[in-house]
RNA sequence: GGGGACGUGGUGAAACGGCUAUCAUGGGAAUCUCCAAAAUUCUUGUUCCUGGUUCGAAUCCAGGCGUCCCCG
Repeated sequence: GGGGACGUGGUGAAACGGCUAUCAUGGGAAUCUCCAAAAUUCUUGUUCCUGGUUCGAAUCCAGGCGUCCCCG
C1' cells in the first nucleotide's frame, strides 16, 4: 500500500427496517439470617463518530476513527 471481518451497558452476547433495544454477569438497595453466603424481589447502566436513504435505522448506504486477520 491492497483486500476482508468487526465495533451494542463495567464485562460477555442477542435483536426481519417497526412494541419502552433483550438476556446473563457486574454495581446499588430491600427481604431472609445471630452475622454472612446462597436465594428471591426491586433498581442502575448501552447502539464508535458525522452525514445520507426511509413514514420509521442498532440494522441499509457513504465518509471518518479504532481493533483483528490475510496479501504485498
About this RNA: Predicted 3D model of a 72-nucleotide RNA (transfer RNA) from a bacterium. Model confidence (mean pLDDT): 81 of 100.